This is a predicted complex of two RNAs, RNase P RNA and transfer RNA, with 465 nucleotides together. The coordinates come from a structure-prediction model, not an experiment, and the mean pLDDT is 80. It holds a member of the Rfam family "Bacterial RNase P class A". Rfam's curators write: Ribonuclease P (RNase P) is a ubiquitous endoribonuclease, found in archaea, bacteria and eukarya as well as chloroplasts and mitochondria.

RNA sequence: GCAGUUGGCCGGGCGACCGCGGCCCCGUGACGAACGGGGCUGAGGAAGGUCCGGGCUCCACAGGGCAAGGUGCUGGGUAACGCCCAGGCCGGGCGACCGGCGGACAGUGCCACAGAGAACAGACCGCCCGCCCGGACUCUGAAGAGUCACUCUUGAGAGUCGGGGCGGGUAAGGGUGAAACGGUGCGGUAAGAGCGCACCAGCGCCCCGGGUGACCGGGGCGGCUUGGCAAACCCCACCCGGAGCAAGACCAACAGGGGACAUGGAGUGACCCGCUCCCACCGCCCCGGGUAGGUCGCUAGAGGCCGGCGGCAACGCCGGUUCGAGAUGGAUGGUCGCCCCCUCGCCCCUCGGUGAGGGACAGAACCCGGCCUACAGGCCAACUGCACGG
RNA sequence: GGGGGCGUGGAGCAGCUUGGAGUGCUCGCCACCCUGUCAAGGUGGAGGUCGCGGGUUCAAGUCCCGUCGCCCCCG
Numbered sequence: 001g002c003a004g005u006u007g008g009c010c011g012g013g014c015g016a017c018c019g020c021g022g023c024c025c026c027g028u029g030a031c032g033a034a035c036g037g038g039g040c041u042g043a044g045g046a047a048g049g050u051c052c053g054g055g056c057u058c059c060a061c062a063g064g065g066c067a068a069g070g071u072g073c074u075g076g077g078u079a080a081c082g083c084c085c086a087g088g089c090c091g092g093g094c095g096a097c098c099g100g101c102g103g104a105c106a107g108u109g110c111c112a113c114a115g116a117g118a119a120c121a122g123a124c125c126g127c128c129c130g131c132c133c134g135g136a137c138u139c140u141g142a143a144g145a146g147u148c149a150c151u152c153u154u155g156a157g158a159g160u161c162g163g164g165g166c167g168g169g170u171a172a173g174g175g176u177g178a179a180a181c182g183g184u185g186c187g188g189u190a191a192g193a194g195c196g197c198a199c200c201a202g203c204g205c206c207c208c209g210g211g212u213g214a215c216c217g218g219g220g221c222g223g224c225u226u227g228g229c230a231a232a233c234c235c236c237a238c239c240c241g242g243a244g245c246a247a248g249a250c251c252a253a254c255a256g257g258g259g260a261c262a263u264g265g266a267g268u269g270a271c272c273c274g275c276u277c278c279c280a281c282c283g284c285c286c287c288g289g290g291u292a293g294g295u296c297g298c299u300a301g302a303g304g305c306c307g308g309c310g311g312c313a314a315c316g317c318c319g320g321u322u323c324g325a326g327a328u329g330g331a332u333g334g335u336c337g338c339c340c341c342c343u344c345g346c347c348c349c350u351c352g353g354u355g356a357g358g359g360a361c362a363g364a365a366c367c368c369g370g371c372c373u374a375c376a377g378g379c380c381a382a383c384u385g386c387a388c389g390g
Numbered sequence: 391g392g393g394g395g396c397g398u399g400g401a402g403c404a405g406c407u408u409g410g411a412g413u414g415c416u417c418g419c420c421a422c423c424c425u426g427u428c429a430a431g432g433u434g435g436a437g438g439u440c441g442c443g444g445g446u447u448c449a450a451g452u453c454c455c456g457u458c459g460c461c462c463c464c465g
Stems, first nucleotide, its partner, number of pairs: 001386010012339007020042009044361001048372002051370005056244004069239004073087005088101005102235002107233002109229003124174002126170008135161006142154005182200006201225002203222008248296004257287003261283001264278005303322008340359008391464007400417005410448001419435005441457005
């Protein structure tokens, strides 16, 4: 210098004016409402998706279990997690580094097509053995005939070679497939085969050593060699009550409900008082529920930063310091000036100057911890490979 | 705030349960036949990133994760 890996950070700055939300103060009102003026303050790394976890609130609940759902190597962190840290094994990469993770001898199920056979497999070709059939050649000896020291014909026995059929053995070889039931070599065999042996790879059991553990190192025994899929059912271990701030609490118009009193009516009664019953238009008082509306919940918190200590780290403890959106149809916007960054054009040898355009993704609504996703442009640190120079 | 469904040739769907060549249905499109011509009809054909990305698997439209878009329901 080029290419790359990992981790972290910023994500326009300053000022003026206008506008909007919230709070406070002053003035006129009545300490309220309203109006006027002033001051302070007002989005993010993801506020997003709502995928997990928790706080908070209400409801439910004796205890335990089933079902349903979720998680899944080990140890740790945490309020908790499917998050984070450290480690283990396996895989990928020259490397920095990255990715994956319970159980397939508890059971059930699936493995298309091709192929002989696809899961306690399988005989299509090939190899080997046995029996049968017919053929060729060689040898032996027999009978007959002839041109008779020889030749020919017929049939018999033995052997060799190759062919067909039937029965069997064989997983070494061919071929199919994503996958074919350990690999290499020697022995062995009719041919073969862990059938036997040596080495290698794997599995199971036992022992020793290390580690909290996953696991690692070493030794011995057993020929044990027994596929893949659980993001198929399932098994094992662990977790889990439901709903959500429109949770929930308080105040409470209008209307309506209940009760009492008074008034009125009826009955009793000769009449009055009294007593009983009825009615609710109006009057007056009380009570409970509760709509509209209002108030609270509401934002200072598992918060940020700095330092010290413990820990490899995540993180924890202690001390100091610092930080104040809170709307409820829902504010956070616009214009201008200077500067910054990027692109393009022009002037210029260069430094530089000047003009135009652009500066992302996105926006709180109870609050936090994570994950995931989007993002113009830029910065920092550590590390790796290659090339070159000293 | 809570929950559910859908995305497959140009249009509308089925296929997803239990993974096996992307297979099929209706309409549309193209060519030819039929007809004096058009429609209808007949024959043949073209046309598919299965929304997108990644993973599991020998194999993914189907299973899992993430993401985008659309629709619906409840409070």